[in-house]
Context: one part of a larger RNA
RNA sequence: CCACUGUUAAGGAACUCGGCAACAGAAGCGUCCGUAACUUCGGGAUAAGGACUCCCUUUCAUAUUCAACGAUUUUCAAUGGAUAUGUAAGGGCGCAGCGAAAGAAUCCAUGCAACUGUUUAUCAAAAACACAGGUCUCUGCUAAGACGUAAGUCGAUGUAUAGGGGCUGAUGCCUGCCCAGUGCCAGAAGGUCAAGAGGAGGGGUUUACGCUCUGAAUCUAAGCCCUGGUGAACGGCGGCCGUAACUAUAACGGUCCUAAGGUAGCGAAAUUCCUUGUCGGGUAAGUUCCGACCCGCACGAAUGGCAUAAUGACUAUGGAUACUGUCUCGACAGUGGUCUCG
Numbered sequence: 001c002c003a004c005u006g007u008u009a010a011g012g013a014a015c016u017c018g019g020c021a022a023c024a025g026a027a028g029c030g031u032c033c034g035u036a037a038c039u040u041c042g043g044g045a046u047a048a049g050g051a052c053u054c055c056c057u058u059u060c061a062u063a064u065u066c067a068a069c070g071a072u073u074u075u076c077a078a079u080g081g082a083u084a085u086g087u088a089a090g091g092g093c094g095c096a097g098c099g100a101a102a103g104a105a106u107c108c109a110u111g112c113a114a115c116u117g118u119u120u121a122u123c124a125a126a127a128a129c130a131c132a133g134g135u136c137u138c139u140g141c142u143a144a145g146a147c148g149u150a151a152g153u154c155g156a157u158g159u160a161u162a163g164g165g166g167c168u169g170a171u172g173c174c175u176g177c178c179c180a181g182u183g184c185c186a187g188a189a190g191g192u193c194a195a196g197a198g199g200a201g202g203g204g205u206u207u208a209c210g211c212u213c214u215g216a217a218u219c220u221a222a223g224c225c226c227u228g229g230u231g232a233a234c235g236g237c238g239g240c241c242g243u244a245a246c247u248a249u250a251a252c253g254g255u256c257c258u259a260a261g262g263u264a265g266c267g268a269a270a271u272u273c274c275u276u277g278u279c280g281g282g283u284a285a286g287u288u289c290c291g292a293c294c295c296g297c298a299c300g301a302a303u304g305g306c307a308u309a310a311u312g313a314c315u316a317u318g319g320a321u322a323c324u325g326u327c328u329c330g331a332c333a334g335u336g337g338u339c340u341c342g
Base pairs, nucleotide, nucleotide: 001337002336003335004334005333006332007331008330010328011327014326019323030052031051032050033049038043040170054092055091056090057089058088060086061085062084063083064082065081066080070076071075093097098103105321106320107319108318109317110316111314112312113311117129118128133168134167135166136165137164138163139162145154146153147152171307172306173305174304176237177236178235181234182233183230184229185228186227187226190225191224192223196219197218201214202213203212204211205210238256239255240254241253242252265299266296277293278292279291280290281289
C1' cells in the first nucleotide's frame, strides 16, 4: 500500500448523479392499548404510535387432581391441599427481565403498469410480455384454421354460451368527426377481358378432289372498371384577414382549401424545441419535485383518452423523521496479502 473486519470526540447527508454503502430500526407472527387520508367497503393495517414482560409472597377466577369428614346404592355438596393458566396487590435484585443469538426502518407526495404471474440461461426483471375483461372478424361441421406429396392427423370424440385470427388490456366515466385514398364486404345491369367455341372472308398450292395458312362478327369466367356499405379496418382530423366605447382579446364576420378539419378529457407531460416558460408551494438558497396557467415546436380518445383503491426487489421522481465514518477529516486496531529471504 491492497482486501476484509471492527472502534471513533463534535457535527449528522455538509458526501454523492443519487443516503450508493453502512448504521439504525425490531417478539419471523407475544400480550394490552391505539390506529389517518383514501377506498372497488374487501382493504389501507402488524398503518402510524405507546405500554408491558424476570423472581418471591398473597388475593381472586377458571380447569384438572388428591385426602379426610358428612350424607350415601351409584354418588354429591362444601371446605382444604397440589398443579396449570390468568387478574390484582405487596416485596426483591440487576445497567439491563422477548436479560444470549436470530428476527420489518417508517412516513408524505407524484409518474407508470390494475393485480398474482412471465422474460433477454451468461451485463437489462422493467413502464416490456402475459392476464381476467372489452371489441372486431372468420367458421353451420367432411367447420374455419394448421401439418402433410398423399393417406391421414390436430381442431374435437368439440358444434356458434364452440373453435380460429386481429386489436385493446382489471374496474369507473367514456370512446367525437372523416368512406376522398388503401383494404374488406355486398351488387342477376353495363364496360373491359384469356384459353376455348365459332367461322364470314382472304392467301399458298393443285388439272381436279383436296391439303394448308390466316381469320371478322358472335358466345364466354374470375378479376378490373362501375354502384353502394364499412373506422374497437390501414389511416386522417387546415390556412389567411378583419371586428367590441381605454388597452388587450375576439363570442362575431369574410375568404381559400379539404374526405373531414381534433369533440370530451388531459396538457412545459416517460410527449415542450424555445425553456431553468410564468405564477404559487416547499428550501436560507430548488435546471429536479408538487399545484396551477395554456402560445399542445410535435397530447387526444381500444395504435384507446382520463381517473383510480390495492399491489410493485419499478436501473421512476421529489420530500420528511430516525440513524449513522457517506462526509467535515481523518485517526486507531485486528486478520490475510503485498515486500525480503528460502